This is a predicted structure of a 346-nucleotide part of an RNA (small-subunit ribosomal RNA, central domain) from a metagenome. Model confidence (mean pLDDT): 87 of 100.
[in-house]
Context: one part of a larger RNA
RNA sequence: UUGGGUUUAAAGGGUGCGCAGGUGGGAAUGUAAGUCAGUGGUGAAAUACUGCCGCUUAACGGUAGAACUGCCAUUGAUACUGCGUUUCUUGAGUAUGGUUGAGGUAGGUGGAAUGUGUUGUGUAGCGGUGAAAUGCAUAGAUAUGACACAGAACGCCGAUUGCGAAGGCAACUUACUAAGCCAUUACUGACGCUGAGGCACGAAAGCGUGGGUAGCGAACAGGAUUAGAUACCCUGGUAGUCCACGCCGUAAACGAUGCUCACUCGCUGUCUGCGAUACACAGUAGGCGGCUGAGCGAAAGCAUUAAGUGAACCACCUGGGGAGUACGAUCGCAAGGUUGAAACUC
Repeated sequence: UUGGGUUUAAAGGGUGCGCAGGUGGGAAUGUAAGUCAGUGGUGAAAUACUGCCGCUUAACGGUAGAACUGCCAUUGAUACUGCGUUUCUUGAGUAUGGUUGAGGUAGGUGGAAUGUGUUGUGUAGCGGUGAAAUGCAUAGAUAUGACACAGAACGCCGAUUGCGAAGGCAACUUACUAAGCCAUUACUGACGCUGAGGCACGAAAGCGUGGGUAGCGAACAGGAUUAGAUACCCUGGUAGUCCACGCCGUAAACGAUGCUCACUCGCUGUCUGCGAUACACAGUAGGCGGCUGAGCGAAAGCAUUAAGUGAACCACCUGGGGAGUACGAUCGCAAGGUUGAAACUC
RNA backbone atom coordinates (compact mmCIF):
# COMPACT_ATOMS: atom_id res chain seq x y z
C1' U A 1 0.00 0.00 0.00
C1' U A 2 -4.13 -3.47 -0.67
C1' G A 3 -6.86 -4.74 3.25
C1' G A 4 -8.86 -5.07 8.20
C1' G A 5 -10.80 -2.16 11.93
C1' U A 6 -12.44 2.13 15.86
C1' U A 7 -18.30 0.45 23.43
C1' U A 8 -14.32 -2.21 26.84
C1' A A 9 -8.03 -4.78 23.14
C1' A A 10 -4.61 0.80 19.20
C1' A A 11 -8.47 3.88 17.11
C1' G A 12 -15.04 8.59 16.79
C1' G A 13 -12.80 14.91 16.14
C1' G A 14 -15.67 18.26 22.82
C1' U A 15 -20.04 20.24 19.89
C1' G A 16 -22.40 22.73 15.95
C1' C A 17 -22.74 25.91 11.32
C1' G A 18 -20.79 25.64 6.69
C1' C A 19 -17.22 27.20 1.43
C1' A A 20 -14.68 23.66 -1.71
C1' G A 21 -15.00 18.44 -2.55
C1' G A 22 -17.62 13.66 -2.46
C1' U A 23 -22.51 11.82 -2.94
C1' G A 24 -27.78 12.08 -4.09
C1' G A 25 -35.64 10.73 -5.28
C1' G A 26 -39.69 9.49 -9.64
C1' A A 27 -40.91 10.33 -15.19
C1' A A 28 -40.05 12.03 -20.35
C1' U A 29 -36.78 13.81 -24.06
C1' G A 30 -32.11 15.41 -26.32
C1' U A 31 -26.76 14.77 -26.27
C1' A A 32 -22.96 11.05 -26.37
C1' A A 33 -18.28 13.15 -21.99
C1' G A 34 -17.65 8.51 -18.96
C1' U A 35 -19.08 3.23 -20.48
C1' C A 36 -19.44 -0.83 -24.36
C1' A A 37 -18.55 -2.81 -29.50
C1' G A 38 -16.34 -2.76 -34.65
C1' U A 39 -12.51 -0.83 -38.03
C1' G A 40 -7.83 1.78 -39.23
C1' G A 41 -3.11 3.78 -37.47
C1' U A 42 0.56 3.59 -33.85
C1' G A 43 2.64 0.85 -29.75
C1' A A 44 11.25 0.86 -32.72
C1' A A 45 14.71 -3.04 -32.07
C1' A A 46 16.66 -5.95 -28.29
C1' U A 47 14.81 -8.46 -23.73
C1' A A 48 10.75 -11.77 -21.75
C1' C A 49 6.92 -15.94 -23.75
C1' U A 50 5.57 -20.10 -27.49
C1' G A 51 6.81 -23.26 -31.99
C1' C A 52 10.70 -24.78 -35.28
C1' C A 53 15.95 -24.62 -36.58
C1' G A 54 21.89 -24.03 -36.02
C1' C A 55 26.74 -24.75 -33.19
C1' U A 56 27.90 -32.83 -30.40
C1' U A 57 24.61 -30.49 -25.68
C1' A A 58 23.92 -26.20 -22.77
C1' A A 59 24.87 -21.22 -22.32
C1' C A 60 24.51 -18.62 -26.97
C1' G A 61 22.34 -17.67 -31.72
C1' G A 62 18.69 -17.70 -36.09
C1' U A 63 13.59 -17.57 -37.71
C1' A A 64 8.26 -17.29 -37.29
C1' G A 65 4.25 -16.20 -34.14
C1' A A 66 1.76 -14.32 -30.19
C1' A A 67 2.15 -10.40 -26.90
C1' C A 68 3.09 -5.15 -26.06
C1' U A 69 -3.09 -5.26 -21.38
C1' G A 70 -1.55 1.57 -23.93
C1' C A 71 -2.54 5.92 -27.05
C1' C A 72 -4.86 8.43 -31.43
C1' A A 73 -8.60 8.65 -35.22
C1' U A 74 -13.23 6.97 -37.01
C1' U A 75 -18.11 4.38 -37.28
C1' G A 76 -21.90 2.66 -34.17
C1' A A 77 -24.88 1.20 -29.31
C1' U A 78 -27.58 4.13 -25.27
C1' A A 79 -29.00 0.22 -20.06
C1' C A 80 -26.29 2.92 -16.21
C1' U A 81 -23.48 7.64 -14.73
C1' G A 82 -22.67 12.79 -16.50
C1' C A 83 -24.59 17.30 -19.07
C1' G A 84 -29.09 20.29 -21.21
C1' U A 85 -34.54 20.95 -21.32
C1' U A 86 -39.49 19.78 -19.52
C1' U A 87 -42.23 17.65 -15.60
C1' C A 88 -43.84 15.05 -10.64
C1' U A 89 -44.35 14.87 -5.07
C1' U A 90 -42.97 10.80 -1.56
C1' G A 91 -37.11 13.60 0.49
C1' A A 92 -36.36 18.75 2.23
C1' G A 93 -38.45 23.40 3.33
C1' U A 94 -42.53 27.13 3.88
C1' A A 95 -47.55 28.52 5.56
C1' U A 96 -51.86 28.22 9.06
C1' G A 97 -53.65 26.55 13.89
C1' G A 98 -52.30 24.41 18.42
C1' U A 99 -48.90 22.68 22.23
C1' U A 100 -44.42 21.56 25.50
C1' G A 101 -40.17 22.40 28.50
C1' A A 102 -34.66 23.82 34.79
C1' G A 103 -33.60 26.17 26.30
C1' G A 104 -31.08 31.38 26.17
C1' U A 105 -30.37 36.87 27.54
C1' A A 106 -31.64 41.11 30.64
C1' G A 107 -34.40 43.31 34.79
C1' G A 108 -37.29 43.03 39.33
C1' U A 109 -38.96 40.42 43.80
C1' G A 110 -38.99 36.55 47.88
C1' G A 111 -38.33 33.23 52.11
C1' A A 112 -35.22 29.70 54.95
C1' A A 113 -30.23 29.28 56.50
C1' U A 114 -25.30 31.43 57.59
C1' G A 115 -22.21 35.41 59.24
C1' U A 116 -21.65 40.28 61.33
C1' G A 117 -23.38 44.75 64.08
C1' U A 118 -26.61 47.12 67.92
C1' U A 119 -29.69 45.80 71.96
C1' G A 120 -32.60 42.51 75.84
C1' U A 121 -32.42 38.03 79.11
C1' G A 122 -28.63 35.25 81.39
C1' U A 123 -23.76 33.06 83.71
C1' A A 124 -19.33 30.11 83.20
C1' G A 125 -18.03 27.88 80.14
C1' C A 126 -18.17 27.21 74.59
C1' G A 127 -16.10 24.76 70.56
C1' G A 128 -13.73 20.56 68.68
C1' U A 129 -12.08 15.12 68.61
C1' G A 130 -11.01 8.42 68.42
C1' A A 131 -9.01 11.15 72.60
C1' A A 132 -7.12 16.01 72.93
C1' A A 133 -5.01 20.62 72.15
C1' U A 134 -4.44 25.16 69.41
C1' G A 135 -8.88 28.67 69.26
C1' C A 136 -13.17 31.74 71.52
C1' A A 137 -14.96 33.53 76.62
C1' U A 138 -15.96 37.52 83.16
C1' A A 139 -13.57 43.74 78.56
C1' G A 140 -19.76 38.81 79.64
C1' A A 141 -18.76 34.23 75.19
C1' U A 142 -21.89 29.72 74.00
C1' A A 143 -27.36 29.63 74.42
C1' U A 144 -32.05 32.31 73.68
C1' G A 145 -35.28 36.86 71.87
C1' A A 146 -35.77 41.78 68.91
C1' C A 147 -34.01 44.98 65.03
C1' A A 148 -30.62 46.01 61.03
C1' C A 149 -27.04 44.87 57.20
C1' A A 150 -24.26 41.67 53.73
C1' G A 151 -23.07 38.03 50.20
C1' A A 152 -23.95 33.39 48.09
C1' A A 153 -27.14 29.30 47.05
C1' C A 154 -32.38 28.25 45.86
C1' G A 155 -35.24 23.05 50.61
C1' C A 156 -40.06 20.54 49.67
C1' C A 157 -42.22 19.82 44.47
C1' G A 158 -38.10 16.30 42.14
C1' A A 159 -38.84 11.63 39.12
C1' U A 160 -34.13 5.92 34.83
C1' U A 161 -38.91 13.42 34.52
C1' G A 162 -38.01 17.65 31.08
C1' C A 163 -35.08 21.16 27.66
C1' G A 164 -30.57 22.10 24.81
C1' A A 165 -25.79 20.80 19.21
C1' A A 166 -22.45 19.88 23.03
C1' G A 167 -20.60 22.32 27.38
C1' G A 168 -24.81 22.73 30.32
C1' C A 169 -29.77 24.45 32.47
C1' A A 170 -33.77 24.22 38.75
C1' A A 171 -36.92 29.90 44.03
C1' C A 172 -40.86 33.34 41.89
C1' U A 173 -42.03 36.90 38.15
C1' U A 174 -41.76 40.40 33.74
C1' A A 175 -39.79 41.63 28.91
C1' C A 176 -37.16 40.01 24.64
C1' U A 177 -35.74 35.59 22.06
C1' A A 178 -34.49 30.48 19.97
C1' A A 179 -36.15 25.42 19.28
C1' G A 180 -38.89 20.85 19.13
C1' C A 181 -43.45 18.23 18.42
C1' C A 182 -48.58 17.54 16.67
C1' A A 183 -52.72 18.58 13.33
C1' U A 184 -54.26 20.60 8.38
C1' U A 185 -52.14 19.00 3.42
C1' A A 186 -52.52 25.00 1.38
C1' C A 187 -47.57 26.46 -1.15
C1' U A 188 -42.26 25.69 -3.32
C1' G A 189 -40.55 21.55 -6.33
C1' A A 190 -34.81 17.66 -5.02
C1' C A 191 -33.90 23.23 -2.96
C1' G A 192 -31.10 16.98 0.01
C1' C A 193 -26.91 14.32 2.97
C1' U A 194 -21.95 14.66 4.57
C1' G A 195 -18.24 18.06 5.17
C1' A A 196 -10.97 18.61 4.50
C1' G A 197 -9.72 23.68 5.54
C1' G A 198 -12.62 27.84 7.93
C1' C A 199 -15.93 30.16 11.55
C1' A A 200 -18.73 29.99 16.12
C1' C A 201 -19.81 27.88 20.92
C1' G A 202 -17.26 25.28 24.65
C1' A A 203 -17.30 22.54 32.46
C1' A A 204 -13.76 23.34 36.14
C1' A A 205 -9.19 25.43 37.06
C1' G A 206 -6.07 29.49 35.44
C1' C A 207 -4.80 34.77 33.48
C1' G A 208 -5.79 40.55 32.81
C1' U A 209 -8.62 45.17 34.52
C1' G A 210 -12.28 46.94 37.91
C1' G A 211 -15.74 45.67 41.75
C1' G A 212 -17.53 42.28 45.65
C1' U A 213 -16.35 38.82 49.66
C1' A A 214 -21.44 35.72 53.98
C1' G A 215 -20.14 30.57 53.78
C1' C A 216 -16.50 27.35 51.88
C1' G A 217 -11.48 27.23 51.06
C1' A A 218 -5.58 25.58 47.42
C1' A A 219 -1.20 28.25 49.63
C1' C A 220 0.17 29.46 54.57
C1' A A 221 0.20 29.42 60.26
C1' G A 222 -0.81 26.82 64.62
C1' G A 223 -2.68 22.20 67.39
C1' A A 224 -2.70 16.92 67.19
C1' U A 225 -1.23 11.93 65.18
C1' U A 226 3.42 9.59 64.00
C1' A A 227 9.81 6.76 64.15
C1' G A 228 9.04 10.98 60.81
C1' A A 229 3.90 13.46 58.92
C1' U A 230 6.02 18.97 54.14
C1' A A 231 -0.63 14.32 54.79
C1' C A 232 -5.28 12.21 56.49
C1' C A 233 -8.16 14.91 61.82
C1' C A 234 -8.82 19.94 64.39
C1' U A 235 -8.55 25.71 64.98
C1' G A 236 -7.71 29.79 61.85
C1' G A 237 -6.99 31.54 56.87
C1' U A 238 -5.00 34.36 51.56
C1' A A 239 -5.86 33.60 46.34
C1' G A 240 -10.15 31.60 44.42
C1' U A 241 -15.30 30.57 44.46
C1' C A 242 -19.52 35.66 43.01
C1' C A 243 -20.34 40.15 39.24
C1' A A 244 -18.86 43.06 34.55
C1' C A 245 -15.69 43.04 30.32
C1' G A 246 -11.58 40.54 27.79
C1' C A 247 -8.40 36.03 27.30
C1' C A 248 -7.48 30.68 27.79
C1' G A 249 -9.63 26.24 24.62
C1' U A 250 -8.64 21.90 27.73
C1' A A 251 -11.59 17.23 30.75
C1' A A 252 -13.09 9.88 32.23
C1' A A 253 -15.72 17.22 27.17
C1' C A 254 -18.32 9.41 28.30
C1' G A 255 -23.26 6.36 25.77
C1' A A 256 -15.43 5.61 26.59
C1' U A 257 -20.47 4.19 20.83
C1' G A 258 -19.29 10.44 14.37
C1' C A 259 -23.50 12.32 11.35
C1' U A 260 -27.64 11.16 7.83
C1' C A 261 -31.13 7.71 5.38
C1' A A 262 -33.67 2.93 4.65
C1' C A 263 -34.97 -1.97 6.45
C1' U A 264 -35.46 -5.88 10.41
C1' C A 265 -39.75 -10.08 16.27
C1' G A 266 -42.21 -8.95 20.87
C1' C A 267 -43.49 -7.39 26.24
C1' U A 268 -43.63 -3.29 29.64
C1' G A 269 -43.20 1.77 32.24
C1' U A 270 -43.29 6.96 31.54
C1' C A 271 -43.40 12.35 29.20
C1' U A 272 -45.83 15.57 25.36
C1' G A 273 -49.45 16.15 21.40
C1' C A 274 -53.57 14.21 18.19
C1' G A 275 -57.74 11.27 17.71
C1' A A 276 -62.01 8.94 19.01
C1' U A 277 -65.26 7.39 22.24
C1' A A 278 -66.91 3.25 24.85
C1' C A 279 -67.84 -1.38 28.17
C1' A A 280 -63.72 -3.11 25.93
C1' C A 281 -58.24 -3.07 24.65
C1' A A 282 -56.70 -0.24 22.79
C1' G A 283 -55.08 3.56 18.10
C1' U A 284 -51.44 7.26 16.04
C1' A A 285 -46.85 10.63 16.10
C1' G A 286 -42.47 12.29 18.63
C1' G A 287 -39.14 11.63 23.01
C1' C A 288 -36.97 9.16 27.72
C1' G A 289 -36.24 4.15 30.20
C1' G A 290 -36.43 -1.39 31.56
C1' C A 291 -36.64 -6.61 29.67
C1' U A 292 -36.19 -10.14 25.73
C1' G A 293 -35.74 -12.85 20.37
C1' A A 294 -33.40 -13.37 15.46
C1' G A 295 -28.87 -11.48 14.06
C1' C A 296 -24.12 -9.72 15.64
C1' G A 297 -19.96 -10.09 19.12
C1' A A 298 -13.50 -12.63 21.65
C1' A A 299 -16.71 -12.36 25.50
C1' A A 300 -19.10 -8.96 28.71
C1' G A 301 -23.05 -7.68 26.16
C1' C A 302 -25.92 -4.77 22.02
C1' A A 303 -30.68 -5.75 20.40
C1' U A 304 -36.29 -0.42 16.04
C1' U A 305 -32.53 5.08 20.79
C1' A A 306 -28.22 -1.60 17.43
C1' A A 307 -22.76 -2.88 18.74
C1' G A 308 -28.20 -6.30 13.45
C1' U A 309 -28.73 -5.70 7.59
C1' G A 310 -27.32 -2.09 3.72
C1' A A 311 -25.99 3.02 1.43
C1' A A 312 -23.31 8.16 1.42
C1' C A 313 -19.61 11.34 3.58
C1' C A 314 -16.03 12.80 7.37
C1' A A 315 -12.46 11.74 11.46
C1' C A 316 -9.08 8.24 13.42
C1' C A 317 -5.85 3.31 14.35
C1' U A 318 -1.45 -0.09 12.80
C1' G A 319 3.38 -3.70 19.09
C1' G A 320 5.13 -1.68 24.37
C1' G A 321 8.46 2.14 26.17
C1' G A 322 11.10 6.57 24.59
C1' A A 323 6.50 10.48 24.18
C1' G A 324 1.99 13.49 23.50
C1' U A 325 8.45 14.33 24.72
C1' A A 326 12.40 17.02 21.34
C1' C A 327 12.89 20.25 17.17
C1' G A 328 10.35 23.46 13.82
C1' A A 329 5.82 26.08 12.84
C1' U A 330 1.58 28.45 14.83
C1' C A 331 -1.84 30.49 18.68
C1' G A 332 -1.55 32.74 23.80
C1' C A 333 -0.18 38.31 28.44
C1' A A 334 1.39 33.94 30.83
C1' A A 335 0.26 29.09 32.24
C1' G A 336 0.31 26.49 28.22
C1' G A 337 -2.56 24.66 23.70
C1' U A 338 -2.45 22.62 18.51
C1' U A 339 0.59 20.04 15.03
C1' G A 340 4.21 16.11 16.15
C1' A A 341 9.22 12.74 15.23
C1' A A 342 13.88 10.00 15.84
C1' A A 343 18.06 7.59 18.10
C1' C A 344 17.90 3.89 21.62
C1' U A 345 15.49 -0.23 24.06
C1' C A 346 12.18 -4.68 25.01